About this RNA:
Model confidence (mean pLDDT): 82 of 100. The RNA shown here (SAM riboswitch aptamer (S box leader)) has 113 nucleotides and comes from uncultured Flavisolibacter sp. The organism belongs to Flavisolibacter, within Bacteria. Its Rfam family is "SAM riboswitch aptamer (S box leader)". Gene Ontology term of the family: regulation of gene expression.

């Protein structure tokens, strides 16, 4: 910087001790019934790999390749309150005095290149 996803899922057990939910605001939350780190297991998940396939579609040298779909969960990573916690800008519809829904942006997070 390009693509794709982001409303689903899934925590215990040391160390430690006061913050923390990305940044800035505001809001709303979580936390000494123990935040954040950091270590150990577990687990969710299926984005890359691998692997299985009595599926399909294609190619040919006809039983094998590729692709694609299902399955698996073995490595690579990810993750494990709250939609990415929620709101900021734009527009659209409503309501009707700043408030609800949408969509889209912009930011951000993961993954693969």
């Nucleotide at each position: 910087c390009u693509u794709a996803u982001c409303a689903a899922g899934a925590a215990a057990g040391g160390c430690u001790g006061a913050g923390g939910g990305a940044u800035a605001u505001g809001g709303c939350c979580c936390u000494u019934u123990g935040a954040a780190g950091c270590c150990u297991u577990g687990a969710c998940a299926a984005c890359c790999u691998g692997c299985u396939u009595u599926u399909g579609u294609u190619g040919c040298g006809u039983g094998c390749a590729a692709c694609a779909g299902a399955g698996u969960a073995a490595g690579g990573u990810g993750c494990c309150a709250a939609c990415u916690c929620c709101a900021u800008c734009a527009c659209g519809c409503g309501g009707a005095u700043u408030u609800g829904c949408g969509u889209g942006a912009c930011a951000g997070a993961u993954a693969a290149g």